[in-house]
Background:
This is a predicted structure of a 75-nucleotide RNA (transfer RNA) from Candidatus Daviesbacteria bacterium RIFCSPHIGHO2_01_FULL_44_29. Taxonomically the source falls in Candidatus Daviesiibacteriota (Bacteria, Bacteria candidate phyla). The same sequence occurs in records of 4 taxa. Its Rfam family is "tRNA". The family's RNA type in Rfam is transfer RNA. The RNAcentral record of the sequence draws on ENA. The coordinates come from a structure-prediction model, not an experiment, and the mean pLDDT is 81.
């Protein structure tokens, strides 16, 4: 260079164009004599990034940039 797959929350990942979600993790409460354990409840996203299509876009479409894999040439 060509091709595929993948960038969504502090981590792992979901998510068919119509309110952005789980599990874990944090933090508050209660419970206990004290910890875990549970229950109960809250912060936390501009969905990698620039554009485009729509009435609407994590979803479609073009660039573009990073990781992963594969294939191919040249010196």
């Nucleotide at each position: 260079g060509c091709g595929g797959g993948g960038g969504u929350a502090g981590c792992u990942c979901a998510g068919u164009g119509g309110u952005a979600g789980a599990g874990c993790g944090u933090c508050u409460c209660a419970u206990u004599g004290c910890c875990a354990a549970u229950g109960a409840g809250a912060a936390g996203g501009u969905c990698g990034c620039g554009g485009g299509u729509u009435c609407a876009a994590g979803u479609c479409c073009c660039g573009u940039u990073c990781c992963c894999c594969g294939c191919u040439c040249c010196a």